[in-house]
RNA sequence: GCCGACGUAGCUCAGUAGGUCAGAGCGCUGCUCUCGUAAAGCAGAGGUCGCCGGUUCGACUCCGGCCGUCGGCU
Numbered sequence: 001g002c003c004g005a006c007g008u009a010g011c012u013c014a015g016u017a018g019g020u021c022a023g024a025g026c027g028c029u030g031c032u033c034u035c036g037u038a039a040a041g042c043a044g045a046g047g048u049c050g051c052c053g054g055u056u057c058g059a060c061u062c063c064g065g066c067c068g069u070c071g072g073c074u
Stems, first nucleotide, its partner, number of pairs: 001073007010026004019057001028044005050066005
C1' cells in the first nucleotide's frame, strides 16, 4: 500500500429484507428481607447505535469518506 471483518449502556453481546419507545445478561443505585452481610425478590438510573456527509417521508440498519481494533496479502 491492497483486501476483509468488526465498532450498539461501565463490561460481554443481541437487534438489521428501513418505520413498532433502542434491548438482554452481568455490573451499578435504592427498597424489601436479615442482628448484620451475602443470596433472593422488587424498582430504578445509565446510550449523540465510532465520527462526518449522502439517499429517503423516515436510517443502528442502505451508500460514500474518515478514525479505531483485529485478521489476511504484498
Overview: This is a predicted structure of a 74-nucleotide RNA (transfer RNA) from a Solirubrobacteraceae bacterium. Its mean pLDDT, the model's own confidence on a scale to 100, is 81. The sequence is in RNAcentral, with records from ENA and MGnify. It matches the Rfam family "tRNA". Its family is annotated with triplet codon-amino acid adaptor activity in the Gene Ontology. Lineage of the source: Bacteria > Bacillati > Actinomycetota > Solirubrobacterales > Solirubrobacteraceae.